[in-house]
Model confidence (mean pLDDT): 75 of 100. A computed fold for a 62-nucleotide RNA from a Bacteroidales bacterium, annotated as Fluoride riboswitch aptamer (crcB RNA motif).
Order: sequence, then C1' cells, then structure tokens
RNA sequence: GAGCACUCAGGCAAUGAAGUCUGCCUUAAACUGCUCCUUAAGCUGAUGACUUCUACCAUCAU
Repeated sequence: GAGCACUCAGGCAAUGAAGUCUGCCUUAAACUGCUCCUUAAGCUGAUGACUUCUACCAUCAU
C1' cells in the first nucleotide's frame, strides 16, 4: 500500500415527522423522479414498503 474477515457506530433510499422492516453506502460514497425538447413545456407521489400524524389535492355530507 492492496485485499479479506470480525466488532462498534453512522449515513442514504425525488418534498415533513414517529415506529417497524428491507436494501444500499461507509472517509467518500450510497442519494439527487419521469416524458418531451434547440430554448422550453408537461406529469405522478409527502413511503423503498407497512402503520400513524401533519401539509397539499379531489369528491361527498353537515
């Protein structure tokens, strides 16, 4: 210096929070949605998944 293994901890998974599970990354990385396009314009969703809360949107009732 490189590779592998073990232990402990942390971070991330297209917009907020809590819990659980899953995956990924680990001294720099994991991560930073899709369609169309010369510029530009358009679309879905607060989750990676589940439960709950909050915000937003649609419909109905009081």

Taxonomically the source falls in Bacteroidales (Bacteria, Pseudomonadati, Bacteroidota, Bacteroidia).